[in-house]
RNA sequence: AUCUUCGGGGCAAGGUGCAAUUCCUGACCGGCAGUGAAAGGGGCCUUAAACCCCCUACAGUCUGCGAACGGAGGGCGAACCCUCCGCCGAACCGGUGCAAUUCCGGUACCGACGGUACAGUCCGGAUGAAAGAAGAU
Numbered sequence: 001a002u003c004u005u006c007g008g009g010g011c012a013a014g015g016u017g018c019a020a021u022u023c024c025u026g027a028c029c030g031g032c033a034g035u036g037a038a039a040g041g042g043g044c045c046u047u048a049a050a051c052c053c054c055c056u057a058c059a060g061u062c063u064g065c066g067a068a069c070g071g072a073g074g075g076c077g078a079a080c081c082c083u084c085c086g087c088c089g090a091a092c093c094g095g096u097g098c099a100a101u102u103c104c105g106g107u108a109c110c111g112a113c114g115g116u117a118c119a120g121u122c123c124g125g126a127u128g129a130a131a132g133a134a135g136a137u
Base pairs, nucleotide, nucleotide: 001137002136003135004134005133006132013025014024015023027121028120029111030110031065032064033063034062039056040055041054042053043052060109061108069086070085071084072083073082074081075080091107092106093105094104095103113124114123115122
């Protein structure tokens, strides 16, 4: 550099109502990369361990990114695509420690657009796109 594959989870139970997985009680979920940490497994055969290397795991609320949403410009008149700009949620306290807003304990909080009885969880754009991850040449 080219190509291939992969790349998002979740309302149990109950209440009101003509109607709600949308309201109420309650339940459940957490994309990608980074950031000084646990821990487990393998190389590992050895009396045993450490070092070293590899694999798995390691922050929803910190930093950055993607998606979504709004706008401008361009390919180009349309579908569609590309580029740029904007927007872009939410965490504290205690503990351990050299070191943690990441671990442990506690208590909080957050979640695009369209549809519909008001939706993080249903249906839809989406059998899409993408941050990226892995592999082949």
This is a predicted structure of a 137-nucleotide RNA (FMN riboswitch aptamer (RFN element)) from uncultured Acutalibacter sp. The prediction has a mean pLDDT of 77. Of the family's consensus pairs, 100% are formed in the model. NCBI's taxonomy places the organism under Bacteria, Bacillati, Eubacteriales, Acutalibacteraceae, Acutalibacter.